A computed fold for a 353-nucleotide RNA from a Candidatus Atribacteria bacterium, annotated as Bacterial RNase P class A. The gene name in the source record is rnpB.
[in-house]
């Protein structure tokens, strides 16, 4: 210098004028302070909070899934392990297919059975010959996405893990590691894919959501009809079991205010522990709270990027663009969107000294 890998961050600034939500002061006029995001989004996970339900057990249903750690919790995060990809930085995937049942189109002899054989191979018999029949074997060809360990040698009539070396995989023992797993030795070749087919194993799981819920005010008729009173209704979808008087529909009235509401698993900085995620201690700070829903508009100057013109160049002028989006009970994550730009660390190749 070129090409890449991982991560962090900014995402317009200043001034004037006119406005909006909230708070404080004031009798009022008015003044002062404060007022969106990294995703406020999707509502996909996990919680707090609230109400309802709940003696208990089983089944069903749903979710998660290598190992260890972090956390209030998680499907998140960190560290590691193994498979795959990349020269590398690094990226990506993750229970079980030897518990069982089923599936693998077309083609092919055969698609998972120690079953099967189209061409070719070998042996024997017959035949004048082409060839036919019986048997062996599954190495070669062929089919297919995938053909029953790979490759080489020995061996054989031809062959074959039939035997052997290496590789791969299974099992056993020993050693290392908290573990996933790794290494060595022995045995020895017993069978692929898919679990987003059913299923198995381990663990977890009540429902609804701030329009939750609470209080006050107002209104009003504990109104009418029906069912049921012992097996109706309720308790989790079902069963067992439990409880022991309500349930459904219609009509009428009110439909205003306060609260929940923003101080919290909070933020910043420092110190310490930990490889890290993160944790502990200390100091400081308060950072939107509406209820048809504020956070905006105009002008000027300056930024940033692109294009054009002038210029040897430095530079000057003009024009255009300046994203995604936008709180509504609150947090922790994930995912998705984003004009333009900045920074850090690392890898590979080349060049120069």
């Nucleotide at each position: 210098a070129a090409g890449g890998a991982a991560g962090a961050c900014c995402g317009g600034g200043c001034a004037g004028c006119c406005g909006c939500g909230g708070g404080c002061a004031g009798a009022a006029a008015u003044g002062c302070c404060u007022g969106a995001g990294g995703a406020a989004a999707g509502u996909c996970c996990g919680a707090g909070c609230u109400c309802c339900a709940c003696a208990g057990a089983g089944c069903a249903g749903g979710g998660u899934a290598c190992u260890g750690g972090g956390u209030a919790a998680c499907a998140c995060c960190c560290a590691g392990c193994g498979g795959g990809g990349g020269u590398a930085a690094c990226c990506u995937c993750g229970g079980g297919a030897u518990a069982g049942u089923g599936c693998c189109a077309c083609a092919g002899a055969a698609a998972a059975g120690c079953a099967a054989a189209c061409c070719a191979c070998c042996u024997c018999a017959c035949c004048a010959g082409a060839g036919u029949g019986a048997g062996g074997a599954a190495a070669g060809g062929g089919u297919g996405a995938a053909a029953a360990g790979g490759c080489g040698a020995g061996g054989u009539a031809a062959g074959a893990g039939c035997u052997c070396a290496c590789c791969g995989g299974g099992c056993a023992u020993c050693g290392g590691g908290u573990a996933a797993c790794c290494g060595a030795u022995g045995u020895g070749c017993c069978u692929g894919g898919a679990a987003a087919a059913c299923c198995c194993u381990a663990c977890c799981c009540g429902g609804a959501g701030c329009a939750a819920g609470g209080c006050c005010a107002a209104a009003u008729a504990g109104g009418a009809a029906g069912g049921g009173u012992a097996g109706a209704g309720g308790c989790u979808g079902c069963u067992c079991g439990c409880u022991g008087a309500c349930c459904u529909u219609c009509g009428g009235g009110u439909u205003g205010g306060c609260u929940g509401c923003u101080u919290g698993a909070a933020a910043a900085c420092c110190u310490g522990g930990g490889u890290a995620a993160c944790c502990a201690g200390g100091u400081u700070u308060c950072c939107a709270g509406a209820g048809a829903g504020a956070u905006g508009g105009c002008u000027g100057c300056c930024g940033u990027u692109c294009u054009c013109u002038c210029c040897c160049a430095c530079g000057a002028g003009a024009g255009a663009a300046u994203a995604c989006a936008g709180a509504a009970c609150u947090c922790g994550g994930c995912u998705u969107a984003c004009a333009g730009g900045u920074c850090u660390u690392c890898c590979u190749u080349c060049c120069a000294a």